[in-house]
This record gives sequence, structure tokens and C1' cells, in this order.
RNA sequence: AUUGAAAAAGGCAAACCUGACCGAAAGACAGGGGCGCAAAGCCACGGGCCUAAGACAAUCGUCGCAACAAACGAGAUUGUUAGGGUAGCCGGGUUGCCGGUU
Repeated sequence: AUUGAAAAAGGCAAACCUGACCGAAAGACAGGGGCGCAAAGCCACGGGCCUAAGACAAUCGUCGCAACAAACGAGAUUGUUAGGGUAGCCGGGUUGCCGGUU
């Protein structure tokens, strides 16, 4: 430098279960568990996916303005999105154990 066939020392840990704390949620954390993983170590930089308390838009809309209509409008639904998350979705960056080959 390249590679993961066989092997050793080890490492990590999906679904699911439990717990308590954080969060609006997605998710994260701890214990059990073990599908898998040669970077399933680390970094949200690009794309994807998940989320959407908040913000914006559309629709509906209580009460009230003497009545009707318009406007306003608590709240509800839907959509978009700042933001959040995912490194075990992919790419990229960075560090690295053991063995093979050169």
C1' cells in the first nucleotide's frame, strides 16, 4: 500500500422485553437480549428516511360587535417548513485491532 479466505485475542449489538430520566414527537439513555457487523469506532458535510412542540398557509369555526354579511377570532383538521433525529440507509471526512498478500 492493498485485502478480509482461514484463525486467534477481543469488540460492537437489530428486533423484542424491562426501567427510569430527557424530549412535543422522532429519538436518545441504562439493564436484559442477539439479528447481524471488519470500522455496526468517531463526525449530520451532501443525498435519503423519520419527526414537526414552534412558525407559516389553506379549510372549518364558539362567543361577541342590535340583526344579516364581511373582517377579526379561542380552537380543530390538513399541508409546508425553521429546527430536531438517524453514522445499523448511502456517499464523504477522520482514526484504528488482528491476520493474508505485496